[in-house]
Molecule: transfer RNA
Organism: Gemmataceae bacterium
RNA sequence: GCUGCUGUAGCUCAGUGGUAGAGCACUUCAUUGGUAAUGAAGAGGUCCUGGGUUCAAGCCCCAGCAGCAGCU
Numbered sequence: 001g002c003u004g005c006u007g008u009a010g011c012u013c014a015g016u017g018g019u020a021g022a023g024c025a026c027u028u029c030a031u032u033g034g035u036a037a038u039g040a041a042g043a044g045g046u047c048c049u050g051g052g053u054u055c056a057a058g059c060c061c062c063a064g065c066a067g068c069a070g071c072u
Stems, first nucleotide, its partner, number of pairs: 001071007010024004018055001026042005048064005
């Protein structure tokens, strides 16, 4: 330099154009003599950035940035 893949909650990841989710972690409550475990409730997201398409974009298109892999 070229090609491909990935970028969504603190972490690991779903999400087939129509109100963004799960598990773990976190907070509160219940339970216990006290922990753990269990149960209930809750908080947490400008979906990497900027444009475009569309009535509507996490999703489609373009450019950029970052990471990973391959080729040279």